[in-house]
Predicted 3D model of a 90-nucleotide RNA (c-di-GMP-I riboswitch aptamer) from Methylomicrobium sp. wino1. Of the family's consensus pairs, 100% are formed in the model. The sequence was found by an Rfam model in a public genome assembly. Model confidence (mean pLDDT): 76 of 100. Rfam family: c-di-GMP-I riboswitch aptamer. Rfam links the family to the GO term cyclic-di-GMP binding.

RNA sequence: UAAGUUAAAAGCCUUACCCGUCGCGAGGCGGGGGCGGAAAGCCAAGAAUCUGAUACCUUCCAUGUUGCAUCAGAUAGUCUGGCCGCACUU
Numbered sequence: 001u002a003a004g005u006u007a008a009a010a011g012c013c014u015u016a017c018c019c020g021u022c023g024c025g026a027g028g029c030g031g032g033g034g035c036g037g038a039a040a041g042c043c044a045a046g047a048a049u050c051u052g053a054u055a056c057c058u059u060c061c062a063u064g065u066u067g068c069a070u071c072a073g074a075u076a077g078u079c080u081g082g083c084c085g086c087a088c089u090u
Base pairs, nucleotide, nucleotide: 002090003089004088005087012037013036017032018031019030020029021028022027035077041083042082043081045080046079047078048075049074050073051072052071053070054069056067
């Protein structure tokens, strides 16, 4: 340096849920918690899903609803990709 393996020898992170707080919202942050994780560390570049707004279209008596499109955002524990990194073995 490369590959492989292992939640193991020491460590690390923290799903759901609860409390507080921020946000229209998806969701974020802090504390608790622990389903799980070999990158469940970081990055929003591509896709996917979700949220908000706007416009258009369809149906309808009407209130409204659905779908598509555009813009803005969220999710890295959805996938692809990029960067950094622990232990052991080869």